[in-house]
RNA sequence: AGUGAAGAUAGAGGUGCGGGAUUCAUAAGUAAAAACCUGGAGAAGAAUGAGCUUCCAUGAAGGGUUUUGAAAGGGAAGAUCCGCCGAAGCAAAGAGUUAUCUCAUGAUUUCUUUGCUGGUCCUGCGUUGAAUAAAUGUAGGAUUGUCAAGACAAUGCCGUCUUGGAGAGCUAUCUCACUG
Numbered sequence: 001a002g003u004g005a006a007g008a009u010a011g012a013g014g015u016g017c018g019g020g021a022u023u024c025a026u027a028a029g030u031a032a033a034a035a036c037c038u039g040g041a042g043a044a045g046a047a048u049g050a051g052c053u054u055c056c057a058u059g060a061a062g063g064g065u066u067u068u069g070a071a072a073g074g075g076a077a078g079a080u081c082c083g084c085c086g087a088a089g090c091a092a093a094g095a096g097u098u099a100u101c102u103c104a105u106g107a108u109u110u111c112u113u114u115g116c117u118g119g120u121c122c123u124g125c126g127u128u129g130a131a132u133a134a135a136u137g138u139a140g141g142a143u144u145g146u147c148a149a150g151a152c153a154a155u156g157c158c159g160u161c162u163u164g165g166a167g168a169g170c171u172a173u174c175u176c177a178c179u180g
Base pairs, nucleotide, nucleotide: 001179002178003177004176006175007174008173009172010171011170014085016084017083018082019081020080022077023076024075032068033067034066035065036064037063038062042055043054044053045052047105048104049103050102051101088117089116090115091114092113093112094111095110096109098107118144119143120142121141122140123139124138125137126136127135128134146165147164148163149162150161151160152159
């Protein structure tokens, strides 16, 4: 000086990612409660099914009128705090947790393994959702950062264009090994 790939440290992408608190709007004049009328046998116990228990002709479910009237999840901010750059998200499998009267399925939630996605935005379709918000999957498009290849330009160390790849990536420094 070069090569290697292994490790450590520090960084870059930007409406960058995730989490917490506060406020506001939406949810909604909805759910629920009370009274009255109607109705005339079912109804309730987190979703479904089965069982079990309870309520009910001293009137169930449903419907109507009047009065009172929420909350959670999700979202936004003048923004604030914390952790970060596979930040994080999704899917599958396995093991557990939570809530119910019991069981089964399902739902919620935590961890592990495997796989996919560089980031952001827009549009179509699907899922969740009260929602046209938002999230997520998929397809297409735009944009942006990075590396590689090619071309142009420059004579300096940088720029422009095209194409392609992926974050187990890229840049910088250090350590280790090998070669000269």